Record summary: The part of an RNA shown here (small-subunit ribosomal RNA, 3' major domain) has 491 nucleotides and comes from Limnoperna fortunei.
Context: one part of a larger RNA
RNA sequence: UGACGGAAGGGCACCACCAGGAGUGGAGCCUGCGGCUUAAUUUGACUCAACACGGGAAAACUCACCCGGCCCGGACACUGUAAGGAUUGACAGAUUGAGAGCUCUUUCUUGAUUCGGUGGGUGGUGGUGCAUGGCCGUUCUUAGUUGGUGGAGCGAUUUGUCUGGUUAAUUCCGAUAACGAACGAGACUCUAGCCUACUAAAUAGUUCACCGAUCCUUUAUGCGUCGGUGCAACUUCUUAGAGGGACAAGUGGCGUUUAGCCACACGAGAUUGAGCAAUAACAGGUCUGUGAUGCCCUUAGAUGUUCGGGGCCGCACGCGCGCUACACUGAAGGAAUCAACGUGCCAUUGCCCUUGCCUGGAAAGGUCGGGUAACCCGUUGAACCUCCUUCGUGAUAGGGAUUGGGGCUUGUAAUUCUUCCCCAUGAACGAGGAAUUCCCAGUAAGCGCGAGUCAUAAGCUCGCGUUGAUUACGUCCCUGCCCUUUGUACA
Repeated sequence: UGACGGAAGGGCACCACCAGGAGUGGAGCCUGCGGCUUAAUUUGACUCAACACGGGAAAACUCACCCGGCCCGGACACUGUAAGGAUUGACAGAUUGAGAGCUCUUUCUUGAUUCGGUGGGUGGUGGUGCAUGGCCGUUCUUAGUUGGUGGAGCGAUUUGUCUGGUUAAUUCCGAUAACGAACGAGACUCUAGCCUACUAAAUAGUUCACCGAUCCUUUAUGCGUCGGUGCAACUUCUUAGAGGGACAAGUGGCGUUUAGCCACACGAGAUUGAGCAAUAACAGGUCUGUGAUGCCCUUAGAUGUUCGGGGCCGCACGCGCGCUACACUGAAGGAAUCAACGUGCCAUUGCCCUUGCCUGGAAAGGUCGGGUAACCCGUUGAACCUCCUUCGUGAUAGGGAUUGGGGCUUGUAAUUCUUCCCCAUGAACGAGGAAUUCCCAGUAAGCGCGAGUCAUAAGCUCGCGUUGAUUACGUCCCUGCCCUUUGUACA
């Protein structure tokens, strides 16, 4: 000095607690991991920091694993054989999963490309992440880190970097043997709110005018609703550029009347949410992202590559993330009514989004069209919610596992059932022990939608909106983190 441990004192955090909410843990199913099994059930990762993670929803491919079969995609150099032929390819039959001349029989064909040997390459989802780069994760979401000059000390080192107050903050005020600085924090970037002010828009609309349809009719026009056309006007709504706007600015308390905190008023906002993110580390993960890569292994009976089949899905069991439920705040059948973020095919063709009409119980199919998109799908008429009716507390019209039969679709291929649809079947489950997770505002939770994956395709992930609570606005008791002091073990 301090990555450790003891004690004391401060401060902080819903990966801590308190007050609560939703749960998970119990059931069925989905999915990941272990174990067991297996020819193989490829493999990495195992406290936070492995386990719906590898963007890992694997029918073939992927693919690394298992069982088999072809091929050389063995550069280049030297040497050998060799134009009297180094070698290549092949019908048929046998053989074979195979229309692999793979091998054999049989002969033809080819012409220096090859073949044999040695050296040396190349390839490898082979090994080593404990040889590495890069990237990521974590320590660590906290406030921490460093040098120059000066001071102290023989020196390692220390002061600066602090008694106190304050802050989300080593943020500031101040104190002061320190002074003046740098990184981090903050500032910054994106995003969400406001603008009747600017710039505009037949790929966005509004208002107005005219025409038409319809309703109520005070029978002349008026108020609604809908459609069309404008060579009309404009930008409130929509879009998006440039800007503005909030600074604790104003008032009142508390406070060294400092830094700041609390309340109120005015206001669209008086902490929107994310990103980025220091120093020092870990023998954290990745050689299975890479034509990044050292070394080792292998390299033609291949660990290269490709073809066929299987496996990764196997099931006495244990653990984790989830979905569906256990019903009446509900289920079923009608009706009504509202979103936002996205996305969308063909310059090598394979796989796009789809309105309308027709067929069909449905899945789906046919047909005519639009869209490379603010133009078409599409005003995405989404779900929960709302209204009406039925049911009436029963394993029930709750629940929808399991299984049988049939049908369509994707694909070369669906058996170990790809998904989907119809009919039938109708299991556990009556709110879940000990434990334990997440969370404070448009948040939790309920609800659906879009994208990623995708030929087929969401119980996952990432986003989006819709309905929208209860309870804190505190504490250091538990679990941890940071700082200071102390004592002394340890390096």
Rfam family: Eukaryotic small subunit ribosomal RNA. Its mean pLDDT, the model's own confidence on a scale to 100, is 81.